[in-house]
Context: one part of a larger RNA
RNA sequence: GGAUGAACGCUAGCGGCAGGCUUAACACAUGCAAGUCGAGGGGUAACAGGGAUUGCUUGCAAUCCGCUGACGACCGGCGCACGGGUGCGUAACGCGUAUGCAACCUACCUUCUACAGGGGGAUAGUCAAUAGAAAUGUUGAAUAAUACCCCAUACGAUCUUUGAAUAGCAUUAUUUAAAGAAGAAAGCUCCGGCGGUAGAAGAUGGGCAUGCGUCCUAUUAGUUAGUUGGUAAGGUAACGGCUUACCAAGACUUCGAUAGGUAGGGGUCCUGAGAGGGAGACCCCCCACACUGGUACUGAGACACGGACCAGACUCCUACGGGAGGCAGCAGUGAGGAAUAUUGGACAAUGGAGGCAACUCUGAUCCAGCCAUGCCGCGUGCAGGAAGACUGCCCUAUGGGUUGUAAACUGCUUUUAUACAGGAAGAAAUAUACCUACGUGUAGGUAUUUGACGGUACUGUACGAAUAAGGAUCGGCUAACUCCGUGCCAGCAGCCGCGGUAAUACGGAGGAUCCAAGCGUUAUCC
Numbered sequence: 001g002g003a004u005g006a007a008c009g010c011u012a013g014c015g016g017c018a019g020g021c022u023u024a025a026c027a028c029a030u031g032c033a034a035g036u037c038g039a040g041g042g043g044u045a046a047c048a049g050g051g052a053u054u055g056c057u058u059g060c061a062a063u064c065c066g067c068u069g070a071c072g073a074c075c076g077g078c079g080c081a082c083g084g085g086u087g088c089g090u091a092a093c094g095c096g097u098a099u100g101c102a103a104c105c106u107a108c109c110u111u112c113u114a115c116a117g118g119g120g121g122a123u124a125g126u127c128a129a130u131a132g133a134a135a136u137g138u139u140g141a142a143u144a145a146u147a148c149c150c151c152a153u154a155c156g157a158u159c160u161u162u163g164a165a166u167a168g169c170a171u172u173a174u175u176u177a178a179a180g181a182a183g184a185a186a187g188c189u190c191c192g193g194c195g196g197u198a199g200a201a202g203a204u205g206g207g208c209a210u211g212c213g214u215c216c217u218a219u220u221a222g223u224u225a226g227u228u229g230g231u232a233a234g235g236u237a238a239c240g241g242c243u244u245a246c247c248a249a250g251a252c253u254u255c256g257a258u259a260g261g262u263a264g265g266g267g268u269c270c271u272g273a274g275a276g277g278g279a280g281a282c283c284c285c286c287c288a289c290a291c292u293g294g295u296a297c298u299g300a301g302a303c304a305c306g307g308a309c310c311a312g313a314c315u316c317c318u319a320c321g322g323g324a325g326g327c328a329g330c331a332g333u334g335a336g337g338a339a340u341a342u343u344g345g346a347c348a349a350u351g352g353a354g355g356c357a358a359c360u361c362u363g364a365u366c367c368a369g370c371c372a373u374g375c376c377g378c379g380u381g382c383a384g385g386a387a388g389a390c391u392g393c394c395c396u397a398u399g400g401g402u403u404g405u406a407a408a409c410u411g412c413u414u415u416u417a418u419a420c421a422g423g424a425a426g427a428a429a430u431a432u433a434c435c436u437a438c439g440u441g442u443a444g445g446u447a448u449u450u451g452a453c454g455g456u457a458c459u460g461u462a463c464g465a466a467u468a469a470g471g472a473u474c475g476g477c478u479a480a481c482u483c484c485g486u487g488c489c490a491g492c493a494g495c496c497g498c499g500g501u502a503a504u505a506c507g508g509a510g511g512a513u514c515c516a517a518g519c520g521u522u523a524u525c526c
Base pairs, nucleotide, nucleotide: 001526002525003524004523006522007521008520009519010518013378014377015376016375017374018373019371020370021336026334027333028332030331031330032329035078036077037076040075041074043071044070047069048068049067050065051064052063053062054061055060056059085289086288087287094214095213096212097211098210099209100208101207104206105205109202110201111200112199113198114197115196117151118150119149120148126141127140128139129138130137131136158181159180160179161178162177163176164175165174166173167172187194188193215261216260217259222252223251224250227249228248229247230246231245232244233243234242264286265285266284267283268279269278270277271276291312292311293310294309295308314325315324316323317322342368344367345366346365350364351362352361353360354359381412382411383410384409392402393401394400395399418462419461420460421459422458426453431448432447433446434445435444436443437442438441470515471514472513473512474511475496476495477494481510482509483508484507485506491498492497
């Protein structure tokens, strides 16, 4: 000199953009953060409409009906493995980079081929009884499905056996022929379609392996027994000591093994002419974790943040028998700390889940609020104005200097702020209606409709200098000097140093210098 997720002190007008618990991965009240589908099913608890019956006060009331719109709970499907948070652990194929899988998987999506036949038994909801304070159950009866199961079909897929051809990079791979074995499916519909089953290919996403790179300590020198390799078996989506039995004695290491400490990694960021040095906030990619430890289930995918089970610590309810819970999601609370924000709005846009769609959900996201935390921009007026006033301060030859065009005053302007009026873009869609083309279910066109922000941005009019300047420093480094007070005291100080009776260094005053809605101090990095 530059920089920061900064803090503290004094001060403070506005706008835009960005950023905002670095500490206790400490504990959490409350609300919200993941649901959706009635075009799968049984249905009808509630609401609305409609219909029927009855009564008599003749337009009201009561009852019934799933008939319609819709719809709580239940079965079923998809989602819940994403999105969001944090950096505990990890020195590792964790990350980065480049390759390989002839050793693999992949729901939804796209393209293509083929199919979808016949039966069966249950079980929630429901009803009845019953246990319990509650959480939540128990027993009996009975019921549906795109839930579950059985048979048939399936030479395309899988497996076994026997062959053939081609290719490669060793293990091998691809194609093809025959025989045998076992294994599928779901319907709904507003009649347009939406779905279902098997298989092939693609895309996407993931898994595994390898080369190279990746902190400190030798006051850590030897480490290892499933350890290193082989055979066989098991297991996995897949190779593999991944696991097991047997056999062999290997494997790593001063080019630093093992051990200990520290730490998420990268893109990047700061500094520097560069080489380097330091860091890993915000944003993007990957990894890991979800009170602590362990485990599996379901599923295409989890060993699962707002799922399950077990154990532990902690908190809460209790009728004491037993139960409920997990903010490192968004807000918010306590504690810790020098220190870090609203218990806000909207799904209008983008994206996501479900759905034929309308639509529903979405603390992702988009916005708004607070904070000078940073960067950038604007303003606090402009011009004239010397009797160079008064005051203050300094000098003194009694006159002068400075503050100082500064003020007053005159003329003018009106950014921002204030008041009033108008007022967006972000929006294109979806949807509804109509038309056109032909590829007949898609595409295009026209009209209508859709805005949280927000009466915001912006524009116009009115008024009036009106609403708006501070901080540090002035001995040298280093821009800026005098007086008074004090007297090695009080105090200053980044270094040198200053102060003991003339202090440009302390405290105050006048003046000056540098920055400026900021200025200084502290901490940290180059």